[in-house]
About this RNA
This is a predicted structure of a 75-nucleotide RNA (c-di-GMP-I riboswitch aptamer) from a Desulfococcaceae bacterium. Lineage of the source: Bacteria > Pseudomonadati > Thermodesulfobacteriota > Desulfobacteria > Desulfococcaceae. Model confidence (mean pLDDT): 80 of 100.
RNA sequence: UCUGAAUAAAGCCAAAUCCGUUGCGAAACGGAGACGGAAAGCCACGGAUCUCAUGAAGACAGCCGGGUUGCCUAA
Numbered sequence: 001u002c003u004g005a006a007u008a009a010a011g012c013c014a015a016a017u018c019c020g021u022u023g024c025g026a027a028a029c030g031g032a033g034a035c036g037g038a039a040a041g042c043c044a045c046g047g048a049u050c051u052c053a054u055g056a057a058g059a060c061a062g063c064c065g066g067g068u069u070g071c072c073u074a075a
Stems, first nucleotide, its partner, number of pairs: 003075001012037002017032006035062001041068003045065003049059003052055001
């Protein structure tokens, strides 16, 4: 450096639900919370799904694929 992925340690993220704020909405953000996660980091490029005030419109990266970056460790 590449491949692969089991265990351990350290740290990381945070579903449902509740509260607050924003938005017509899907949802987003903050707090509590922890079902889970090895990219559950980032990017709407393809497909899926969802929304509205229906168009050169949006949401979703914790649905799948793709791109890109990356922590610890056995072999």